Transfer RNA from a Candidatus Azambacteria bacterium, 71 nucleotides, folded computationally. Model confidence (mean pLDDT): 81 of 100. Lineage of the source: Bacteria > Bacteria candidate phyla > Candidatus Azamiibacteriota. Its Rfam family is "tRNA". It is annotated as a transfer RNA.
């Protein structure tokens, strides 16, 4: 330099063109003499810029970061 792949909350991981879900962690409440455990609840997320569309996390292009291959 060329080609390919991946990007979702603090971590990890699903998902599909029509309100984004699970696990762990965090916070609150309950239970307990206290802690732990358990139960209930809450907060927090689609890498960036454009395009297509009534509607984009999803489809398309470019950029960025990382990974793989070729040279």
């Nucleotide at each position: 330099g060329c080609g390919g792949g991946u990007a979702u909350u603090g971590u990890u991981u699903a998902g599909u063109g029509g309100u984004a879900g699970g696990a762990c962690a965090u916070c609150u409440c309950g239970u307990u003499g206290c802690c732990a455990a358990c139960g209930a609840g809450a907060a927090g997320g689609u890498g960036g810029c454009g395009g297509u569309u009534c509607g984009a996390u999803u489809c398309c292009g470019c950029c960025u970061a990382c990974c793989c291959g070729c040279a």